[in-house]
RNA sequence: AUUCUUAAAAGGCAAAGUUGUUGAAAAACGAUGACGCAAAGCUAACAGACCUAAGGUGAAUUGCUAAGGUGGCUGAGUUGCUAAG
Numbered sequence: 001a002u003u004c005u006u007a008a009a010a011g012g013c014a015a016a017g018u019u020g021u022u023g024a025a026a027a028a029c030g031a032u033g034a035c036g037c038a039a040a041g042c043u044a045a046c047a048g049a050c051c052u053a054a055g056g057u058g059a060a061u062u063g064c065u066a067a068g069g070u071g072g073c074u075g076a077g078u079u080g081c082u083a084a085g
Stems, first nucleotide, its partner, number of pairs: 004085003012037002017032006035072001041078003046075003049070003055065003
């Protein structure tokens, strides 16, 4: 220096809820708040899975459909702090 495993001092992130804004919605961002997380840092034009359905389509308000969204869904890629083995 690299990889794996197990931890966690100092620290880091921030679920649900409440609230404001944006949005057709899913959801995102800000404030508050901590369920949890050793990558819960980043990448959604790498591959899956899931959510929504404006528009389109249809049997025309119910179905289908992503170019919209989720990295705190998984794999993967990439960057990084610390203790021991």